[in-house]
RNA sequence: CUCAUCCAGAGAGGCUGAGGGACCGACCCUGUGAAGCCUCGGCAACCGCUCAGCGAGCAGGUGCCAAUUUCGGCAGACGCAAGUCUGGGAGAUGAG
Numbered sequence: 001c002u003c004a005u006c007c008a009g010a011g012a013g014g015c016u017g018a019g020g021g022a023c024c025g026a027c028c029c030u031g032u033g034a035a036g037c038c039u040c041g042g043c044a045a046c047c048g049c050u051c052a053g054c055g056a057g058c059a060g061g062u063g064c065c066a067a068u069u070u071c072g073g074c075a076g077a078c079g080c081a082a083g084u085c086u087g088g089g090a091g092a093u094g095a096g
Stems, first nucleotide, its partner, number of pairs: 001096006011040005019029003023073004041065003045062003048058004069090001074087005
């Protein structure tokens, strides 16, 4: 850079000790312990493997395990408004 996906799913223990949710705003989570590291466990999106295939299974590679990518940010439609919906942008992950 290209393509695909992002309303599903899945946490305990130890060390440590104040931040974290990409950015900005909002709103949340957090000393009943954030982030990070380690151990064990889990999930199954992509790749891989198996099954003739749909699809299902496995869990080897990567990834992930609060909240829809937490919601919005730009544009449009509807609406008095609150807001709802559609598309986009940005981001994340995988494959090339």